[in-house]
Molecule: transfer RNA
Organism: Candidatus Omnitrophota bacterium
């Protein structure tokens, strides 16, 4: 110095071939139930999809390049 790989909600993760959808579990908050609390139910809320620029009618999804982390090679 090369090369592959990840980055998406507070955490861990999904997301098909570029479209009609930004999602799940925990977690958090309201309410329910209880003498209370835990569980259990029922809502609510949280997202510049690392940054930034580029295709494209349309981009989490594809291209570049940057930043962070991971592994391999030297």
């Nucleotide at each position: 110095g090369g090369g592959c790989g990840a980055u998406u909600a507070g955490c861990u993760c999904a997301g098909u071939c570029g479209g009609u959808c930004a999602g799940a579990g925990c977690a958090g908050c309201u309410g329910a139930c209880u003498c209370a609390u835990a569980a259990u139910c029922a809502g609510c809320g949280g997202g510049u999809c690392a940054g930034a620029g580029g295709u494209u009618c349309a981009a989490g999804u594809c291209c570049u390049c940057u930043a962070u982390c991971g592994c391999c090679c030297a």